Predicted 3D model of a 475-nucleotide part of an RNA (small-subunit ribosomal RNA, 3' major domain) from an uncultured bacterium. The RNAcentral record of the full RNA draws on ENA and SILVA.
Context: one part of a larger RNA
RNA sequence: UGACGGGGGCCCGCACAAGCAGUGGAGUAUGUGGUUUAAUUCGAAGCAACGCGAAGAACCUUACCAGGGCUUGACAUCCUCUGAUCGGUGUAGAGAUACACUUUCCCUUCGGGGCAGAGAGACAGGUGGUGCAUGGUUGUCGUCAGCUCGUGUCGUGAGAUGUUCGGUUAAGUCCGGCAACGAGCGCAACCCUUAUCCUUAGUUGCCAUCAUUAAGUUGGGGACUCUAGGGAGACUGCCAGCGUAGAAAGCUGGAGGAAGGUGGGGACGACGUCAAGUCAUCAUGGUCCUUAUGUCCAGGGCUACACACGUGCUACAAUGGUUGGUACAAAGAGCAGCGAGACAGUAAUGUUAAGCGAAUCUCAUAAAGCCAAUCUCAGUUCGGAUUGAGGUCUGCAACUCGACCUCAUGAAGUCGGAAUCGCUAGUAAUCGUGCGUCAGAACAGCACGGUGAAUACGUUCCCGGGUCUUGUACA
Numbered sequence: 001u002g003a004c005g006g007g008g009g010c011c012c013g014c015a016c017a018a019g020c021a022g023u024g025g026a027g028u029a030u031g032u033g034g035u036u037u038a039a040u041u042c043g044a045a046g047c048a049a050c051g052c053g054a055a056g057a058a059c060c061u062u063a064c065c066a067g068g069g070c071u072u073g074a075c076a077u078c079c080u081c082u083g084a085u086c087g088g089u090g091u092a093g094a095g096a097u098a099c100a101c102u103u104u105c106c107c108u109u110c111g112g113g114g115c116a117g118a119g120a121g122a123c124a125g126g127u128g129g130u131g132c133a134u135g136g137u138u139g140u141c142g143u144c145a146g147c148u149c150g151u152g153u154c155g156u157g158a159g160a161u162g163u164u165c166g167g168u169u170a171a172g173u174c175c176g177g178c179a180a181c182g183a184g185c186g187c188a189a190c191c192c193u194u195a196u197c198c199u200u201a202g203u204u205g206c207c208a209u210c211a212u213u214a215a216g217u218u219g220g221g222g223a224c225u226c227u228a229g230g231g232a233g234a235c236u237g238c239c240a241g242c243g244u245a246g247a248a249a250g251c252u253g254g255a256g257g258a259a260g261g262u263g264g265g266g267a268c269g270a271c272g273u274c275a276a277g278u279c280a281u282c283a284u285g286g287u288c289c290u291u292a293u294g295u296c297c298a299g300g301g302c303u304a305c306a307c308a309c310g311u312g313c314u315a316c317a318a319u320g321g322u323u324g325g326u327a328c329a330a331a332g333a334g335c336a337g338c339g340a341g342a343c344a345g346u347a348a349u350g351u352u353a354a355g356c357g358a359a360u361c362u363c364a365u366a367a368a369g370c371c372a373a374u375c376u377c378a379g380u381u382c383g384g385a386u387u388g389a390g391g392u393c394u395g396c397a398a399c400u401c402g403a404c405c406u407c408a409u410g411a412a413g414u415c416g417g418a419a420u421c422g423c424u425a426g427u428a429a430u431c432g433u434g435c436g437u438c439a440g441a442a443c444a445g446c447a448c449g450g451u452g453a454a455u456a457c458g459u460u461c462c463c464g465g466g467u468c469u470u471g472u473a474c475a
Base pairs, nucleotide, nucleotide: 001475002474003472004471005470007469008468009467010466011465012464013463015459016458019423020422022420023419026314027313028312029311030310031309032308033307034305035304042053043052064300065299067297068296069295070294073123077122078121079119080118081117082116083115087102088101089100090099091098092097105114106113107112125289126288128287130285134283135282136278137277138276139274141272146185147184148183149182150181151180152161153160154159165176166175167174191266192265193264194263196232197231198230199229200228201227202226206221207220210219211218235260238254239253240252241251242250316416320375321374322373323372324371325370326369332363333362334361337356338355341352342351343350344349382413387408388407389406390405391404392403393402429451430450431449432448433447434446435445
């Protein structure tokens, strides 16, 4: 100087407390362990691995397994030779491939080049190992308020000071004081979005007034909404009290205001820590394989199942289920696409087909809600697992192993032990919508809006962190 303490002081955080809704029990989806297996590819491992890499494993992907093939190779550069090869058809085969038949080169400045085959080796290739050799990138402490430097001063020196102290703040934020005076990386601000107003512009958007219509449908209008450019607005600016040294920073309340003390949200992550993660995104050192640890193929596996754990979904019902009617969003996506309407089908969907590269057309009915009716507390008109049968769709192909529909079947489950998670406001809870991935395949992920709470006395305690101080036989 640090680190540590079941030392002390001060302070903070959904850390506790106060509340709300969950998990842990059931069924199921998904990930992991274990076991099994020819293989169940690999990685991730307390918080910070476990709906994680994977924004989507039927083939492909795919790295794994058994089998069938190839060896200058599936891919790149260089040399020599050939001019055909590719393509098409047939046969064999699971296919890769092999054989047969057929077709027969292109460009050219005539040097050659392109393409394909044969040969020789230099080499290719490796999702082989090492993340404890690395770059890059990411997580975490933590959006915590810290981490340092120059000069000066003090100390033999390691170092100290500044950065401590008194206030204050979300903040090493600011004020005052001080052997310190300044500065840098962080904080804050600058950026995006949202909340209010003004202005510019009115089409595909809008409709108050005037006509018109089934309908902003059409004429018309630019007022309003909205869209998207520009601007204004919030700064403790004003008032009162507190604060103190007679000041300041600031705190509390008020006025005005759409918004008030960082208005809400996001992006943004200091010096460093964990030899943290990643050699399987990529790059890369040295190392290993080289008729195989490379590469091609079809099939299987990654989907197994006495079991254990994590994360979700659906429930156990009447604040509910079912049936009928009826209202109100936002944000997105669309041409190998979204697909209206009509018709067929109980339905999934099919047939036909308008419009739209989209403020124009389509996906597209939002759902919870509201209004009626019914069920009457039951393993039920709750719950939907499982299974049987019949279909639809995508796709060479749904057996292993897809999603959806219809009919039938109708399991566990009556609110969950010890324990444990999230959340402080348009939040929790609850309700639906869209998107990415994607041929098909979400209960996951990401985004969007609708309805919309309760509680916070307080900081003794648990956990994590900051700061000053103290002890130490630790570094």